[in-house]
RNA sequence: AAUUAAGAGUUUGAUCCUGGCUCAGGAUGAACGCUGGCGGCGUGCCUAACACAUGCAAGUCGAGCGAGAUACUGAUUUUCAAAGUUUUCGGAUGGAGAUGUUCAGUGGAAAGCGGCGGACGGGUGAGUAACGCGUAGGCAACCUACCCUUGACUCAGGGAUAGCCAUCGGAAACGGUGAUUAAUACCUGAUAACGCGCGAGAGUUUCAUGACUCUUUCGCCAAAGUUUUUUCGGUCAGGGAUGGGCCUGCGUCUGAUUAGGUAGUUGGUGGGGUAACGGCUCACCAAGCCUACGAUCAGUAGCCGACCUGAGAGGGUGAUCGGCCACAUUGGAACUGAGACACGGUCCAGACUCCUACGGGAGGCAGCAGUGGGGAAUAUUGCACAAUGGGCGCAAGCCUGAUGCAGCCAUGCCGCGUGAGUGAUGAAGGUCCUAUGGACUGUAAAGCUCUGAUCUGGGGGAAGAUAAUGACGGUACCCCAGGAGAAAGCCCCGGCUAACUCCGUGCCAGCAGCCGCGGUAAUACGGGGGGGGCAAGCGUUAUCCGGAAUUAUUGGGCGUAAAGAGUGCGUAGGUGGUUUUCUAAGCGAGGGGUGAAAGGCAGUGGCUCAACCAUUGUUAGCCUUUCGAACUGGAUGACUUGAGUGCAGGAGGGGAAAGCGGAAUUCCUAGUGUAGCGGUGAAAUGCGUAGAUAUUAGGAGGAACACCGGUGGCGAAGGCGGCUUUCUGGACUGUAACUGACACUGAGGCACGAAAGCGUGGGGAGCAAACAGGAUUAGAUACCCUGGUAGUCCACGCCGUAAACGAUGAGCGCUAGGUGUCGGGGCCUAUAAAGCCUCGGUGCCGAAGUUAACGCAUUAAGCGCUCCGCCUGGGGAGUACGCACGCAAGUGUGAAACUCAAAGGAAUUGACGGGGACCCGCACAAGCAGCGGAGCAUGUGGUUUAAUUCGAAGCAACGCGAAGAACCUUACCAGGGCUUGACAUCCUGCUGACAGGCGUGUAACGGCGCCCUUCUUCGGACAGCAGUGACAGGUGGUGCAUGGUUGUCGUCAGCUCGUGUCGUGAGAUGUUGGGUUAAGUCCCGCAACGAGCGCAACCCUUGUCGUUAGUUGCCAUCAGGUUAUGCUGGGCACUCUAGCGAGACUGCCGGGGACAACUCGGAGGAAGGUGGGGAUGACGUCAAGUCAUCAUGGCCCUUACGACCAGGGCUACACACGUGCUACAAUGGCCGGUACAAUGGGAUGCAAUACGGCGACGUGGAGCAAAUCACCAAAACCGGUCCCAGUUCGGAUUGCAGGCUGAAACUCGCCUGCAUGAAGUCGGAGUUGCUAGUAAUCGUGAAUCAGAAUGUCACGGUGAAUACGUUCCCGGGCCUUGUACACACCGCCCGUCACACCAUGGAAGUUGGGGGCGCCCGAAGUAGGCAGUUUAAUAUGUUUCCUAAGGCGAAAUCAAUGACUGGGGUGAAGUCGUAACAAGGUAACCGUAUCGGAAGGUGCGGUUGGAUCACCUCCUUU
Repeated sequence: AAUUAAGAGUUUGAUCCUGGCUCAGGAUGAACGCUGGCGGCGUGCCUAACACAUGCAAGUCGAGCGAGAUACUGAUUUUCAAAGUUUUCGGAUGGAGAUGUUCAGUGGAAAGCGGCGGACGGGUGAGUAACGCGUAGGCAACCUACCCUUGACUCAGGGAUAGCCAUCGGAAACGGUGAUUAAUACCUGAUAACGCGCGAGAGUUUCAUGACUCUUUCGCCAAAGUUUUUUCGGUCAGGGAUGGGCCUGCGUCUGAUUAGGUAGUUGGUGGGGUAACGGCUCACCAAGCCUACGAUCAGUAGCCGACCUGAGAGGGUGAUCGGCCACAUUGGAACUGAGACACGGUCCAGACUCCUACGGGAGGCAGCAGUGGGGAAUAUUGCACAAUGGGCGCAAGCCUGAUGCAGCCAUGCCGCGUGAGUGAUGAAGGUCCUAUGGACUGUAAAGCUCUGAUCUGGGGGAAGAUAAUGACGGUACCCCAGGAGAAAGCCCCGGCUAACUCCGUGCCAGCAGCCGCGGUAAUACGGGGGGGGCAAGCGUUAUCCGGAAUUAUUGGGCGUAAAGAGUGCGUAGGUGGUUUUCUAAGCGAGGGGUGAAAGGCAGUGGCUCAACCAUUGUUAGCCUUUCGAACUGGAUGACUUGAGUGCAGGAGGGGAAAGCGGAAUUCCUAGUGUAGCGGUGAAAUGCGUAGAUAUUAGGAGGAACACCGGUGGCGAAGGCGGCUUUCUGGACUGUAACUGACACUGAGGCACGAAAGCGUGGGGAGCAAACAGGAUUAGAUACCCUGGUAGUCCACGCCGUAAACGAUGAGCGCUAGGUGUCGGGGCCUAUAAAGCCUCGGUGCCGAAGUUAACGCAUUAAGCGCUCCGCCUGGGGAGUACGCACGCAAGUGUGAAACUCAAAGGAAUUGACGGGGACCCGCACAAGCAGCGGAGCAUGUGGUUUAAUUCGAAGCAACGCGAAGAACCUUACCAGGGCUUGACAUCCUGCUGACAGGCGUGUAACGGCGCCCUUCUUCGGACAGCAGUGACAGGUGGUGCAUGGUUGUCGUCAGCUCGUGUCGUGAGAUGUUGGGUUAAGUCCCGCAACGAGCGCAACCCUUGUCGUUAGUUGCCAUCAGGUUAUGCUGGGCACUCUAGCGAGACUGCCGGGGACAACUCGGAGGAAGGUGGGGAUGACGUCAAGUCAUCAUGGCCCUUACGACCAGGGCUACACACGUGCUACAAUGGCCGGUACAAUGGGAUGCAAUACGGCGACGUGGAGCAAAUCACCAAAACCGGUCCCAGUUCGGAUUGCAGGCUGAAACUCGCCUGCAUGAAGUCGGAGUUGCUAGUAAUCGUGAAUCAGAAUGUCACGGUGAAUACGUUCCCGGGCCUUGUACACACCGCCCGUCACACCAUGGAAGUUGGGGGCGCCCGAAGUAGGCAGUUUAAUAUGUUUCCUAAGGCGAAAUCAAUGACUGGGGUGAAGUCGUAACAAGGUAACCGUAUCGGAAGGUGCGGUUGGAUCACCUCCUUU
């Protein structure tokens, strides 16, 4: 100088935490899908170290040697013979040329002897956990061809052998025999030291075995030639360089469910062997050696430089390039050589392939190409030795699939392009929307003007090459011309994560990395449009690192989330007080060596840039050296404070043994005594007249020790409780005499260790698993009861686990206090008591701090140090297998497959509880009247039907929508007819005698007849008809798409907000608390202060009074009239009407209360504590009701799901339920008489008086649009009768005769009269309403309506009873508590069984693999022995040891498979129960034993991680 750290989604209603899963990044020898223009530089069988056709990959040297083919030259000779010449035409001559033999020369093929090379280069990663690799060293224990350097030498002889020739065998491969020949092949001899070997002596030196130098005696050892010159060689010896060999320190994966391994093993002595040390090998001797710092065994793996990732520390990887190693079809072996136990050499054995004449032979691509196979997957049977390098050669040169290049593949990295500018009718088209229009695609296109990287054509043309030589290659590059032409895709768009809409689909099809989408309005599926990202690529899959502090050295934890061993003693190990001196291992500083190159990083430079390449600089570690001495370690001496000892004391359920004691239970005996006892929620089983229970006395026996007794004591924990004695451990206080760091922790190890359980022998009162019986129950293998055996007790021996808990390992130090208690000591005091100080224990509250919170807080969960144990998502599982222990039960150790996206902790708000406290309500209680039984009415269900239209469904559906279905209504059913339509708007045409009215006709529409018959400003308007298509229409679906509206909790007192404060946060506070109220009403207090919606009040009505007004109301007074009547005059006093006011406010008095709010009582008052009643319904809940009141989005129908008509149905009827009416009678029925209301409505109406009718009603019509007229009372009261009966009760049902409404009364109306006279004698379980003018009872009116109420809504008349009270039922409010619930208890949830699928354990066995052991056999081969033959050397034969492969055997181990079988996991709506969560209805859980379909129950001991109530103790405040 440069570089340097990001998070998100997902558990919940919400929160914080713990914790896993998932994502965003980078990378790859990659593969797959879609797509694909160019160039440069790299890379390219990761699988079968599977098998290989074909070609090539290692040869070279004639200047080592013999021999020498084809060919050429010359000579020689054999045969043939052209042209030419001559000719008697027969021939002769001639000899170019051709051919063969032999000789000489040139030349040098193929093979051979000989030399060098073939041990390099190239490939692969099977094996190997090892001195294999890495790093640093050592060899005084070694070798090194070719190369360099130094010195010396290179003399004299000899016999063979291949080739060749002959012959023989064989199919071939190849071989035998005979003759002959050369050398730089081989042998003998000479010479020789500074060489080698045995000795002797002297010197120098090393840590050491030892090493080196010098002198010296004796012995031993060499050679080769070749070439024209020159060269090139050869031998011995010394040195160098290079390359190797061996040894060592340190580092190098996983498993202990691998703990012991090892006989040449460890060491010694002595032979042998090697280049060399060495048990390397052999003989003998000794018994060692390795291992918890992990031997051995098993699994996996080539190692490194480096590469990927990461802030780093680390983690992962070991392709390409480079270093090392190992291997070459599998196994063994040696030979040659400087070097090999040898990829393209040899021998043997095995497997495989090929040839064969069947006798026998040949082969080894993990070299380069290539083939088959395997696989998701990986290339050309290319060119060249031009360069670089290698081998041989004096050299020319030859060889070189090393190498240089090219080809194929988007396989990776890098670069470039697919055009640039201008261009708005914002074109067309497409898509979308809020749709007469707009937005987006979009300057995008078209059009115009340009450019030419790439492309095509033409031209030029390198560097790479020092003199020649260029595969690449006419390549890179440059110039000219042409021409926008040939060149864009892929993925994504719910959140994470950049990017949105329409259509289709309808839990289907599909998507998905996680969360999750899809069940009719899908930004999540598929398509279209649009958008985002990257780009010749883009996505997916696989793998690695990161994020992940999710193995935490940096950098985590363990009270409750996973996690402290049940407790102690103690070994190894780790750690360790103060101080002196020394040392220098750790530590620190400086220097040196190494750390190969490449790579990385930084600088500079070269290819147009970049990738790529070149160059310069830079490292951790290790070794070595010098110095330092604070700290740690080591050595040494001292110290006393840590630790221990001594002495003096007191406390204690500490432990072991023996003895003793009283109370109680049970049993036995005896007495008294009589019918019950016992037990429970209630009972029963059981005991008892053979005398129980009860009671008295005596006795037996076992077990446990009331009160004291206490968050009191002791102990390491488990645990320990009557009293006495004996033995014995520990702690504490005081003192400061002694030792002098003797300490802490503690893997393994050892010991102790509740209850249950086991073994042997005792004992056995009570209790009590199992078991039996009785109850309970749907069942009850339980809870309850009666019995009852193991067991509980003792002795001895096992077991070794618990919620063995403070869910909190041990030790030491430090860090505010307050207040109890236990055991000591001191001061003060008087010897109490109290007070103060102090040491040790044991509790509570609390500061700082800490914690996710709860909480902890000198007894830490605070701040630090040391050591040990343990944890790493839930389930599977503390299971399986293996091993150890155990008599057994079982304990300890302790996985995986598979599966889920959570499981979990603390706290919050709700909801809930067969939790608690307080309060309210006709909620209960106290009463009255009912319902449930009967008949009828009405609604519903069900059934029926062509249709019985639809909706409403616990409360909060069911006399509900419906304030009124004969037609209509009407939506339903069967039938008939209509199609722009019954209804609306627009357009065109016609008409204005169309339409309309009346009549006729049809079931209806159509049809027919008669009557009547537009306006106009002349443009038209209006109306009708016809036509056309837009559209109308739908009580069709969805109330779970909606608006509006309604019900309900509930007229309950609640529901919230702002600011502040508290809490990490959800949230809390306020709103809780003490009182009080009908009330979150008010008062007081308070980290809250205020506010809003609700409560209350304001509104209406009713109750009293005043005032105003006085008709249609009223009539006290005055007058008139009548049989009588406010009838008339008159009046407005009263009643009344209806306006305005007054009045009531806890205002006054007294008591209580905090002197408050308020409450109790009283006065006055018409009314007294919101006077009575009504209207008024907070935030919200129930996906509550309603698409059929209405409105409305999607969807659906369109000669029908629309509209019309007449008929039928909604009124059905074995039945069930709800709501009512009428009754069952004497408080009554009937008959007669006689009174008294209010609210209301009234013109298509109410209707009086009157008349007719038994009556319904009819005739008729005064009056009244109403305080004027009419509708208009009944119970009650008075009198009579009935006399307790199915009646003079009751009225259903039915018959007959009538009335009314209405076109119409059959299905299917109401009323009347006469006759008929059913059930019913007060109603089971259960259940409803009501607290005063209320219940009950009596009638009246109104809406709807032609007619049709027992319903509904109103009105008045008569007019009660009871409320002690809040224990209980129901509902609600507030506070608190528990919770595993949040769809909120109609919640959640456990186990068996049944079915399907998945993985896994066991299993008689079966099959296979690798490894070891023993035995048999034993190839090739080295070494040795022996014997004969033979040679110049030698060779050959035979044999011994070792030994590969093979065979046999016994065991161990790892896999695969296995009838059957065990549990586990997952799955949709299955079955049985209800175990757990609330006190979960028997509190739950832990260990153990036992029982049971199952969850589970019970016994014993333990825990609180149990609710509630009470008491005790402690604490806080005053």